Record summary: A computed fold for a 93-nucleotide RNA from a Betaproteobacteria bacterium, annotated as Glycine riboswitch aptamer. Of the family's consensus pairs, 91% are formed in the model. The sequence was found by an Rfam model in a public genome assembly. Its Rfam family is "Glycine riboswitch aptamer". Gene Ontology term of the family: glycine biosynthetic process.
[in-house]
This record gives sequence, C1' cells and structure tokens, in this order.
RNA sequence: AUCUUUCUCGCGGGAGAGCGCCGGAUCCAAACCGGCCGCCGAAGGCGCAACGCCACCCGCAACCGCUCAGGCACCAUGGACCGCGAGGAUGGG
Repeated sequence: AUCUUUCUCGCGGGAGAGCGCCGGAUCCAAACCGGCCGCCGAAGGCGCAACGCCACCCGCAACCGCUCAGGCACCAUGGACCGCGAGGAUGGG
C1' cells in the first nucleotide's frame, strides 16, 4: 500500500398503511386541536430458535413476531438497508 470487521461524516437510492368518521376553529380544506374506529412496520424498543451447557439457569439473530413508540392523499420530514467517497479503530499479513 492492501484486505477483514466495525464506527463517523458527505452524496445518491430507499417501502408499507384511511384525502376514514364526528366535533372545534375556519370563507373553505387533505394542514391544526380533541374524540372514535380501521390499518402499516424499515427510527427506536420488547420477544424468541438453532447453538453454547450433562441438565437447568443464563447467553444468543433478523427486513421473524409484538405494535409501547412512531407512521398511514401529494409534498416535506423520517426511514432499516444498499452503493460511492473520505476519515478513524481493530485483527491478520
């Protein structure tokens, strides 16, 4: 120099689900506030397998489950994850 694993930053890509109903406010409204019901899961969170162990306890993954949180016209924002670049950390060599 380079490679593995991993972190941060920048750029790009990135799904799903009611323009639901009622009331308020309002000239009106898909936006705002409150209530009711129906849905989504890819921020986060919670849960579990194989396996480790004689066994139990315990540990242990997800884009799998739950739906607390969050979200459900367009736009915007967010968005697991992916690509490119830059800068670190760790291990091998």